[in-house]
Molecule: transfer RNA
Organism: Callorhinchus milii
RNA sequence: AGUCCAGUAGCUCAGUGGUUAGAGCACUCGCCUCGCAAGCAAGAGACCUGGGUUCGAUUCCCAGCUGGGCGA
Numbered sequence: 001a002g003u004c005c006a007g008u009a010g011c012u013c014a015g016u017g018g019u020u021a022g023a024g025c026a027c028u029c030g031c032c033u034c035g036c037a038a039g040c041a042a043g044a045g046a047c048c049u050g051g052g053u054u055c056g057a058u059u060c061c062c063a064g065c066u067g068g069g070c071g072a
Stems, first nucleotide, its partner, number of pairs: 002070006010025004018055001027043002030040002048064005
């Protein structure tokens, strides 16, 4: 070179062609407490980039980028 897999929140991961993209931890605020932790309640935060198919793409296809595996 080639080939396979993955890319979604700060981190670890779900998920789906349409209706609000979710969970745990982390973060912010409130309640509780003398105070802290724990607990309860609320909130902010994301679909790697470009193109194509489609009425509609985070999802399907192609190319690129990044990371990993196989291989010489």